[in-house]
This is a predicted structure of a 149-nucleotide RNA (c-di-AMP riboswitch aptamer (ydaO/yuaA leader)) from a soil metagenome. The prediction has a mean pLDDT of 77. The sequence is in RNAcentral, with records from MGnify.
RNA sequence: AGCCGAAUCCGUGUCGUCUAUCGGCACGGAGCGGGGGAACCAUUUGGGAGGUUUUUGCCUCCCGGGGGCGAAUCGCCGCAUUGUGCGGCAUAGCGCUAGCUCUUUCUGCGCGAGCCCGUCAGCUAACCCCGCAGGCACCCGAAGGAGAA
Numbered sequence: 001a002g003c004c005g006a007a008u009c010c011g012u013g014u015c016g017u018c019u020a021u022c023g024g025c026a027c028g029g030a031g032c033g034g035g036g037g038a039a040c041c042a043u044u045u046g047g048g049a050g051g052u053u054u055u056u057g058c059c060u061c062c063c064g065g066g067g068g069c070g071a072a073u074c075g076c077c078g079c080a081u082u083g084u085g086c087g088g089c090a091u092a093g094c095g096c097u098a099g100c101u102c103u104u105u106c107u108g109c110g111c112g113a114g115c116c117c118g119u120c121a122g123c124u125a126a127c128c129c130c131g132c133a134g135g136c137a138c139c140c141g142a143a144g145g146a147g148a149a
Base pairs, nucleotide, nucleotide: 002136003135004134008030009029010028011027012026013025014024015023016022031132032131033130034129035128036127041122046063047062048061049060050059051058052057065120066117067116068115069114075089076088077087078086079085080084093111094110095109096108100147101146102145103144104143105142106141
């Protein structure tokens, strides 16, 4: 002097300590982020098999819960396995490519995970609740626009 992410800033008290700096803990404020929650509106289940019916539809049996944070979703193939796991490819989508900030295009490089609730939650004013973590980089491309100083 930078990056992902909401994950930052300030104040009071107290302790480490006798003081300053700094740090821990407790509390409060601002700011940022997330969830629940009316009316109105929306929704009124999915798959498979069989029967019936010209069809729409109906009946019977079997199987499958649902939701949240996040860019991280929908697939294909292979190996093992029969509960599932591992690897590869591709993909919706996401990030950086900076040098005061924002933004467009090109180029190049990456990500495309993980976790939580616990049978329950559409939207949702009032209202209620929760979070402010964690992890990285030493790399130095190009052409514009707007603004600030």